[in-house]
């Protein structure tokens, strides 16, 4: 220079004029018993106001109710190499095996297939207690046929051995090489591989060295399962309050205890949450709490902005993080605020025809209780490391 | 905001690891002077879209996309 990898960050800027909401101060109306409080289409002043994904709503957790004696179990769901970080997480860091690439580096749900069950369609001789079409080897005097230089040899059958070729499949019960052997075969032997045992080095995965086995049971667990470990449901429309408003309604049900049992359940005991009548029989009828019908509103406040919080700096940490110090307060709307408009700069495109002018573009996408993550969308643009090739020096 | 379900052929559903199916619709041909109705014969298709796991994926596992449905207070 060209071409790659990989980690970050930025997403217009500056003025000037309009407005929009929210939150302070003050001033003026009105109300109100008093300090004073409440209210607003009142005026001046002063601060804040979208995003790296605010999206998808995949995860995790604050927070709120609800459930429930602690606590363990089933059943369900998830997560699955090690080790660490966090408030947690299926997230993030560092490592380990594994696979790609010449490299920088990238990708992997990566436990257990020797607990058992189940799946392997179609080809194929055989597909899970393996199996011989083809084939390559022996036999067969007392098997046939043919042809001979009469030693034999071909093809065919039949009886056996093999399992190297060869053909099916995704996958054929270790790979390659020499020896063996009739003719193979882990039969033997040597090197990978594979499984045990032991040293050693690691906190470990899980790496290395030596020995033993002759090779003994091949995939799928994102199929059932088995191990290990999480995990109680629901969600701001969660809760709590006030107003208005009604057919201030109806129906079913709870408002119990003890004892045993993991649980299903099972005995005992007897009328027991309050109120009021009462035939004293747990009878009536209200209260209260819960589903359901039916009814009636389309209002308002609080939850709701100081937070696992921003910025900077020092320290431990390889890193994810952690921790000190100092500084900042920074959206809270609810038919939903965060806008337009002019200038001039900067970017990009196209035309005049160069150093300028004109015209037009300018990305995904926009809060909705909050917070970490992932994922997924994104015009342009900026910075760090690093690999590979080529050329100079 | 939140929570659930669905997405196969032009409609309407089956298929839940092993070669994509059924009815209606279509479209040809055959009856009929024609047309209906019947008969015979036929394509119906990126199984929303992309990874992934598996020999194999509509089917299991991740994302993305589209669509339906339910959820408000007070008594």
């Nucleotide at each position: 220079g060209c071409g790659g990898g990989u980690g970050g960050c930025c997403g217009g800027g500056u003025g000037g004029c309009c407005g929009c909401u929210c939150c302070c101060g003050u001033u003026c109306c009105g109300g109100u018993u008093g300090a004073g409080c409440c209210g607003g289409u009142u005026g001046c002043g002063g601060g804040g106001g979208a995003g790296g994904a605010a999206a998808g709503u995949c995860c995790g957790g604050g927070c709120u109710c609800c459930a429930c004696g602690g606590a363990g179990a089933c059943a369900c769901g998830g997560u699955g190499c090690c080790g660490g970080g966090u408030a947690a997480u299926u997230c993030c860091c560092g490592g380990c095996g594994g696979g790609g690439g010449u490299g920088a580096c990238c990708c992997c749900a990566g436990g257990g297939a020797a607990a058992g069950u189940g799946c392997c369609a179609c080809a194929g001789a055989g597909a899970g207690c393996a199996g011989a079409c083809c084939g390559c080897c022996c036999g067969c005097c007392g098997g046939a046929g043919c042809c001979u230089u009469c030693g034999g040899g071909c093809u065919c059958g039949c009886g056996g051995g093999c399992a190297a070729g060869g053909g099916u499949g995704a996958a054929a019960g270790g790979g390659u090489g020499c020896g063996g052997c009739a003719a193979g075969a882990g039969c033997g032997c040597a090197c990978c591989g594979c499984g045990g045992c032991g040293g050693c080095g690691g906190c470990a995965a899980c790496g290395u060295c030596g020995c033993c086995g002759g090779c003994a049971u091949g995939g799928c667990a994102a199929a059932c399962c088995c191990c290990a470990c999480c995990g109680g449901g629901a969600g701001c429309a969660a809760g709590a309050c006030c107003a208005a408003g009604u057919a201030g309604g109806a129906a079913c049900g709870g408002c119990a205890g003890c004892c045993c049992u993991c649980g299903c359940g099972g005995g005992c005991a007897a009328u027991c949450c309050u109120g009021u009548c009462u035939u004293c029989g747990g009878g009536a009828c209200g209260g209260u709490c819960g589903u359901u019908c039916g009814g009636g509103u389309a209002g308002g406040u609080c939850g709701c902005g100081c937070g696992a919080g921003g910025u900077g700096u020092c320290c431990g940490g390889c890193g994810a993080c952690g921790g000190g110090c100092a500084u900042c307060c920074c959206a809270g709307a609810u038919g939903a605020a965060u806008g337009g408009c002019c200038a001039c700069c900067a970017c990009c495109c196209g035309g005049c025809a160069u150093u300028g002018c004109c015209g037009g573009g300018a990305a995904c996408a926009g809060a909705a209780c909050c917070c970490g993550g992932c994922u997924u969308a994104c015009a342009g643009g900026c910075c760090g490391c690093c690999c590979g090739c080529a050329u100079u020096u | 905001g939140c929570g659930g379900g669905c997405g196969u052929a032009g409609c309407u559903c089956a298929g839940u690891g092993g070669a994509a199916g059924a009815g209606c619709a279509c479209g040809g041909c055959g009856c009929u002077u024609a047309c209906a109705c019947c008969g015979c014969c036929g394509g119906u298709g990126u199984c929303g879209g992309a990874g992934g796991u598996u020999c194999g994926a509509a089917u299991c596992c991740u994302u993305c996309c589209g669509c339906c449905c339910g959820c408000a207070c007070c008594a």
Predicted 3D model of RNase P RNA and transfer RNA as a complex of 468 nucleotides.